[in-house]
Context: one part of a larger RNA
Parts: sequence; C1' cells; structure tokens
RNA sequence: GAAUGAACGUUGGCGGCGUGGAUUAGGCAUGCAAGUCGCGCGACAAGGUUUCUUUAGCUUGCUAUUGAAACUGGAGGAGCGGCGAAAGGGAGAGUAACGCGUGGAUACCUGCCCUUGGCUCCGGGAUAGCGUCGGAAAACUGGCGGUAAUACCGGAUAAUAUCCCCGGAUCAAAGGUGUGAUUCCGGCCGAGGAUGGGUCCGCGUCCUAUUAGGUUGUUGGUGAGGUAAUGGCUCACCAAGCCAAAGAUGGGUACCGGGUGUGAGAGCAUGGCCCGGCUCACUGGGACUGAGACACUGCCCAGACACCUACGGGUGGCUGCAGUCGAGAAUCUUCCGCAAUGGGCGCAAGCCUGACGGAGCGACGCCGCGUGCGGGAUGAAGGCCUUCGGGUUGUAAACCGCUGUCAGUAGGGAGCAAAUGCAUCAGGGCUAUCUCUGGUGUUUGAGCGAUCUGCAGAGGAAGUCCGGGCUAAGUACGUGCCAGCAGCCGCGGUAACACGUACCGGACGAACGUUAUUC
Repeated sequence: GAAUGAACGUUGGCGGCGUGGAUUAGGCAUGCAAGUCGCGCGACAAGGUUUCUUUAGCUUGCUAUUGAAACUGGAGGAGCGGCGAAAGGGAGAGUAACGCGUGGAUACCUGCCCUUGGCUCCGGGAUAGCGUCGGAAAACUGGCGGUAAUACCGGAUAAUAUCCCCGGAUCAAAGGUGUGAUUCCGGCCGAGGAUGGGUCCGCGUCCUAUUAGGUUGUUGGUGAGGUAAUGGCUCACCAAGCCAAAGAUGGGUACCGGGUGUGAGAGCAUGGCCCGGCUCACUGGGACUGAGACACUGCCCAGACACCUACGGGUGGCUGCAGUCGAGAAUCUUCCGCAAUGGGCGCAAGCCUGACGGAGCGACGCCGCGUGCGGGAUGAAGGCCUUCGGGUUGUAAACCGCUGUCAGUAGGGAGCAAAUGCAUCAGGGCUAUCUCUGGUGUUUGAGCGAUCUGCAGAGGAAGUCCGGGCUAAGUACGUGCCAGCAGCCGCGGUAACACGUACCGGACGAACGUUAUUC
C1' cells in the first nucleotide's frame, strides 16, 4: 500500500447493489417449514328438492317449525389405496481418506421421462373406515360383527425375458372417465436411450522422527455365503505373507475443489457469501419400507437432558424460517406473498411450498448523489496572534441576484405478465371424449417502480484524524521527568512546533481513526 463475514471510538443526509451468529455441532417457549389425488375405493356429514307428519300464526292455504322417507348433492373431517416425502432447506462436528481434484475402468442398478415390440383373460378370500361392547389419568388400546378398491392372493396365457442336461421348464397385469374407448388417462412383460447413482484404479492433496517398527481377516489361494455388482465383504480350510526411512504405524491440525486476497510474476495465505462434491441431523447402535435411505421435521433399542402424570406410565429433539436464553468484542424481523422462477401431487381447475420472490434492521462493504451557484471590502463584528503599527480567520459572513438535484408534499405511470384456464374462429393430425399450430376476447401483481408533472423553499443534511522527523500541515497559553504522549526514533526536570486547551493549518470526507489478521 492492498484486503476483511470484522470489532471498537467519534460522527452520521439520501439512494442502488451486495452482505450479516466467524464464539457454545450449547439449551430451546411459540408459530409456520410436505403434501396432494374424489378421473383408484367404501362409508358419513353440511346443503337442496319432493312426499308424509308435529306445533304455532292466521289472510284457510300460505309462512315458520319438529321428525321420517326417497331423490339429489358435495371433497368438509377421518380411513384404505397411489405418488411424493431420499428433493428442496441447514450446518462443517467428524474425516489426512479413493474424502476431494483430475484422468481412466466396469463386475452393476436406475422411479418419473423419451423411443420401440407385445399384452391388458377368468376367479377368490380378507381388512381399515363403520357398528357394538369394553380397558386406560393420558398416550393409546382390546373383543365381536360386517364392507370396498388401481390394496392382497390364485388360475390361465408366455417371448425377443430367465434357467437349461438343448428334451424342456419358469415368470405378468387394473382399472378409471364417459352415451360411446384399439384411439384419452392409466396397468403388465421385454428391448434401447437419457438422466442419476454404486464400485475399482493411476497421479496430486498440512505439520511432527523428542512417534521406527506396524499388522492375525492380517497378505494370498481354494470353496461357499452375501450383494444390484467386483472383492476377506463374511465364513471354512490351506499357505505365511503384507506395509515401512521415497517415512509405515502413532500423535496434532483440518471438510475438499471451482475460487478468493495479495503480488510484476513465481509464490504465499485462505476456502465466508455463490456453484460442484463429501459428511452430519440430541449422543451411540440397528434395521424396515422403497427405484433410491440405513432416512433432519420416519421406526426400534440404549443413554444424557427437558416436560406431563391419577406414580401405573407417557412425550420431545430449530446444524429449516423467524424468535429466545446463555457465552461472547460481535452478527438482523416471532414481517408480506405464492404475482414471478422452480418443485410435489393432480386429466385439469387447483392445492401445498419460511425453496423462492420481496419488504424490514445494521455506514458491515462497494458504488453514485447531495449538503448550493454567481456577485459581494470601509476587508464588519467576534476569535487568535502582535514588534501595538497591524496581521490573520476572509469573499468567508452579512447583503444582492439565481437554481431546484436529493429529501418533503400532491398526482400520473412504462415494466417485472409469459403462460394456464374458459369462449370462439381458421387450419392440420386416421373416424377421437384426444391433440398440435395460429388469431381474437377474457383472467392473474406480494412487492418494486424507471420516468413525468404541480407546490414550497437555501430552506432539512459535516465530520474525523493529524500538524518534532519519517509525513502534507505552527503559533500562543497552561503544565513543569508531574500530568501525560508514543508505530519507530523519542518528547516532558520553567521560554515544550512532540503533553492539555485555543486559534490557525494539513489530509480524507458520510465518513475518519484505532485494534486484529493475510499478502
């Protein structure tokens, strides 16, 4: 000099874009953060219509009301079922490792998606919800009865799939909507693709020898088990190997990379925000389901902690978004919206989405703008200095003229909106309930708002550090090795340009200094 996720001191007008728990991976009140599908299924409410009925009023056939039946209706609560919940979001504790980076390899899997070849036949038994009877403080839970399905099971069919001794053997499915389905949405068996992942290998990847030997599933083989898959991954048997001064083993520290800071570069330092990978989810262990997990807001066991309890027993996991306590030099709102982008479910309408889009707070950073402009000398007053003549502050102010940025106030306003859906028109695709293209109309903004116009009026907006040398900028007074200053050299003991104050000056300027850290 440059830099920072900074902090502290003094000061502080506006805006844009960024950024903000670095410490205790310490503990957490409260709300929200993952649902959706009625075009898979059964049943039940709300509501509506009609008929009968009860009661009241009377205008004597109408209104209100009670109950029942039938028809209808509807996604409101719950249930079965499907898909999703393995994504998105957070954190860096662990890890010196095929974890990451880079370049290769293959013994493997891949829901949804795309292309393509076939198929979608006949049956069955349950179970939740529900009804009824219980148990329990609660969490919850038991018996009996009965019911549906794209839930479950059996049979048939069976190749280009699988196995094979080449004779043969084995394996599937589900329907829905609708007047109407080969045609729309689905289901099953194959093949190929795409995407995502698993595994293996070469090379690279901090300090320490005041750590020198380490290892028994250890190293290899045979056979078997296991896995989607190779393999001591696991097991039985056999052999005695394997690693190491080119640093094994141990100890310490640390997520890694793209990048970032600095530097002419080489290098050195670093890994916050953003992107990719890895790992973790109160601590430790385990599996289940599933295409995918050994699963942040799933399950089981153990532990610590906290809460409820009728003392028998239960409940919980913010390293999601806000917020709170604690510790700390130190780090924000218990905000708005799904309008946009993206995601899940759904034929769709749509629903959900603390992802995301926005707003709020903090000069934390970078950038931009403003705090006026022109004139104005008898060079006012005041301050400071003085050789007492004056000098300086200083065109600075006052005063005169002007402008209207920003902020204020009032009003207009492009754009962020493209789609989707609906209606309609035209054309194409095999007749279609489907679909494609184009046109027209209609529908959607949380928040921001470029920019324009009117009004008023210089009005609302300047400080901080420094002035001995390095280093730009000096005088006076006070103090008297005291009080104090200080980055280094060093100042201060009675004339201090170095301490304190004032005036003046210098630097930077909505900031300026200090501290810490890196080059």
Small-subunit ribosomal RNA, 5' domain from a metagenome, 519 nucleotides, folded computationally.
Model confidence (mean pLDDT): 82 of 100.
RNAcentral holds the full RNA, with entries from SILVA.